About this RNA: Model confidence (mean pLDDT): 77 of 100. The RNA shown here (Glycine riboswitch aptamer) has 86 nucleotides and comes from a Clostridiales bacterium.

């Protein structure tokens, strides 16, 4: 010089503040889709190869959520941060 994880600050949806109930317990019905997880795959990069690898905000609804708080994918910002490469 460059620079992963992680760190701080900033935006940041969806869906019953739903019944029942011995009321922080359990039980039933509708629903959501942005931790995390599981499936298809555009798509790239790879192989002699029909081979491997990575792979969505599509998709399942195990988890999780479905009034605010609180999480919260993913975006911007940091003269924060340091593994590593040159």
């Nucleotide at each position: 010089a460059c620079g992963a994880a992680c760190c701080u600050c900033u935006g940041g949806a969806g869906a019953g503040a739903c019944u029942c109930g011995u009321u922080u317990a359990g039980a039933g019905c509708g629903c959501c889709g942005a931790a995390g997880g599981g499936g298809c795959a555009a798509a790239g990069c790879u192989u002699a190869a029909u081979u491997g690898c990575u792979a969505a905000u599509c998709u399942c609804u195990c988890a999780g959520g479905c009034a605010a708080a609180a999480g919260g994918a993913c975006a911007g910002a940091g003269u924060g941060g340091a593994a590593g490469u040159u």
Annotation:
Rfam family: Glycine riboswitch aptamer. Its family is annotated with glycine biosynthetic process in the Gene Ontology. The source organism's lineage runs through Bacteria, Bacillati, Bacillota, Clostridia and Eubacteriales. The sequence was found by an Rfam model in a public genome assembly.